A computed fold for a 73-nucleotide RNA from Entransia fimbriata, annotated as transfer RNA.
It matches the Rfam family "tRNA".
RNAcentral holds the sequence, with entries from ENA.

RNA sequence: GUCCCUUUCGUCUAGAGGUUUAGGACAUCGUUUUUUCAUGGCGACGACACGGGUUCAAAUCCCGUAAGGGAUA
Numbered sequence: 001g002u003c004c005c006u007u008u009c010g011u012c013u014a015g016a017g018g019u020u021u022a023g024g025a026c027a028u029c030g031u032u033u034u035u036u037c038a039u040g041g042c043g044a045c046g047a048c049a050c051g052g053g054u055u056c057a058a059a060u061c062c063c064g065u066a067a068g069g070g071a072u073a
Base pairs, nucleotide, nucleotide: 001072002071003070004069005068006067007066010026011025012024013023018056028044029043030042031041032040049065050064051063052062053061
């Protein structure tokens, strides 16, 4: 240099054009249970890397940018 893959809550992850306000687990916070702590119950918080395009409708399809990873010379 060329080609390929990935990017979603603090972390891990589901999603495959309309199903649900983007769901779940752990973590954090509140509350409850307990003499106290832990465990358990209930609740809250929290995300589609960025910019365009296609479409009636995009986390999802296309292009570019950025970051990370891989192959090749």